[in-house]
């Protein structure tokens, strides 16, 4: 210079007109000034605020987490760090293995409590011998009977490597090294590292298969809930008017008093539908420096307010400039002529995930090319 790849950032800009919401001034839906989508506003997948309903304690049952430590209001998120694995470089070492340092990843308790399960392929996938070695028998050939787990095949996986002794032939049978496993001591807060000593090796993977350990966990969601509150029915109270009725007293009858019942009218309570108001944007807030922490985060100074509707505003035209592409030309450029992503707040924060033209810086690695 160019290609992959991380990661952090931008996600057209001014100006004029026409409108849409919301806030102030104003009596006003006049007018006038001012706000007014994002890094993801999605996905609704975790973790809280908030409100409302449930709730004595104990267990079954059922969901979720799972290496250490640490940040946090909380987390399945973030930094750190430890471990293991994949890749490819380097060292040593005959090799297996081991250190070293890059880059990627890893739901990373428990497989010596049980149960299950392991495709194809092989004999054998859990107690296995197909092809092979040795041994005996047998006509030394076919073939039977034993012994073996090296070496071949099979597979994602086959019961430590690798030399050596050692045997019929073989094996940790034995020994040296290397891996493993238990103890033990040192070191870190911890996972977990050295070391040191003992074991001939302890019998394969799978727990994002039941299992078991340890933590952990009530439901509903702003259409949540409060609050004002019409019209119309209906319920409760109370007036007033007087028809008629029934009981009680008192009477010989009428007359009169009391009591209960009682439509249609007024008034008056209380619930509650339309419709209003609040919740509602000033909050774990942002920006800039300082301190303290490897960090993630904490904390302090200063400065700042930045949507808030309820069928649901954040638009549309135009011009000028910036970016891309294409084209014609008088080519350090002039004209024409065309394009610009994913997508869009409805209670609000903290992650996580997915989508995204086109551009900036920057780290790693491969390439060419110059010096």
């Nucleotide at each position: 210079c160019a290609g992959g790849u991380g990661a952090a950032c931008c996600g057209g800009g001014u100006g004029a007109c026409c409108g849409c919401u919301c806030c102030g001034a104003g009596u006003a839906c006049a007018u006038c000034g001012g706000g007014g989508a994002g890094g993801a506003a999605a996905g609704u997948c975790c973790g809280a605020g908030c409100u409302c309903c449930a709730c004595c304690g104990g267990g079954c049952a059922g969901g979720g987490g799972g290496c250490u430590g640490g940040g946090u209001a909380a987390c399945g998120c973030c930094c750190a760090g430890g471990c293991c694995c994949u890749g490819g470089c380097g060292a040593u070492g005959c090799a297996a293995a081991u250190c070293g340092g890059c880059a990627g990843g890893g739901a990373c308790g428990g497989a010596a409590a049980g149960u299950g399960c392991c495709a194809c392929a092989g004999a054998a996938a859990c107690a296995c011998a197909c092809c092979g070695g040795c041994c005996g028998c047998g006509g030394u050939a076919a073939g039977c009977g034993g012994c073996c787990a090296a070496g071949g095949g099979u597979g994602a996986a086959a019961u430590g490597g690798c030399g050596a002794g050692g045997u019929a032939a073989g094996a940790g049978c034995u020994c040296a090294c290397c891996g493993c496993u238990c103890c033990g001591a040192u070191g870190g807060u911890g996972a977990c590292a050295u070391c040191g000593g003992a074991g001939g090796c302890a019998g394969g993977g799978c727990a994002a298969a039941c299992c078991c350990c340890c933590c952990u966990c009530g439901g509903a969601g702003c259409a949540a809930g409060a609050c004002c509150g019409a019209a119309u029915a209906g319920c409760g109270g109370g007036g007033a008017a007087g028809a008629g009725g029934a009981c009680g007293c008192c009477c010989g009858g009428c007359c009169u008093c009391g009591u209960u019942a009682g439509a249609a009218c007024c008034c008056c309570c209380g619930g509650g539908u339309a419709g209003g108001u609040c919740g509602c944007u000033c909050g774990a807030c942002c920006c800039u420096g300082g301190u303290g922490g490897c960090a993630a985060c904490a904390u302090c100074a200063g400065g700042g307010c930045u949507a808030g509707a309820u069928a649901g505003a954040u638009g549309g035209u135009c011009a000028c400039c910036g970016c891309c592409c294409c084209g014609a030309c008088g080519c350090u450029g002039u004209c024409g002529g065309g394009g610009a992503a994913c997508a869009g707040a409805a209670c609000u924060c903290g992650g996580c995930u997915u989508a995204c033209a086109g551009g900036u810086u920057u780290g790693c690695u491969u390439g060419g090319c110059c010096g």
A computed fold for a 371-nucleotide RNA from a Dehalococcoidia bacterium, annotated as Bacterial RNase P class A. It matches the Rfam family "Bacterial RNase P class A". Rfam's curators write: Ribonuclease P (RNase P) is a ubiquitous endoribonuclease, found in archaea, bacteria and eukarya as well as chloroplasts and mitochondria. By type it is a ribozyme. The sequence is in RNAcentral, with records from ENA. Lineage of the source: Bacteria > Bacillati > Chloroflexota > Dehalococcoidia. Its mean pLDDT, the model's own confidence on a scale to 100, is 75. The model forms 92% of the base pairs in the Rfam consensus. It is recorded under the gene name rnpB.